[in-house]
Molecule: Glycine riboswitch aptamer
Organism: Actinomycetota bacterium
RNA sequence: CAACGCCCAGUGGGAGAGUUCAUCCAGCAAUUAGCACGGCUGGCUGGCGCCGAAGGAGCAACCGCCCCGGGAAACUCUCAGGCCCCAGGACCGCAGGGAAGAA
Numbered sequence: 001c002a003a004c005g006c007c008c009a010g011u012g013g014g015a016g017a018g019u020u021c022a023u024c025c026a027g028c029a030a031u032u033a034g035c036a037c038g039g040c041u042g043g044c045u046g047g048c049g050c051c052g053a054a055g056g057a058g059c060a061a062c063c064g065c066c067c068c069g070g071g072a073a074a075c076u077c078u079c080a081g082g083c084c085c086c087a088g089g090a091c092c093g094c095a096g097g098g099a100a101g102a103a
Stems, first nucleotide, its partner, number of pairs: 006098003010094004018048001020047003024043005049083003055079001056077003062070003
């Protein structure tokens, strides 16, 4: 000096599953003398159904000091999260910053 790898933020891409039902609350339009019912939208809560790629949990080979422990995921489970859009989103690309650091 500095590759690969690591961390941080930026940026682009990024799937799946209900625009489900119900109570309540709020708003909107129409109607009405006015209210209520009904309609639409949103929010909380609950029910049934579903998704897996935030997070979380589980374990095979294998290893060990062998009761037991360690041990991966995009696999599995769905606690959480999600099921119009938005947001989020594992992971991938791009270009930066940081620490360390081979040849």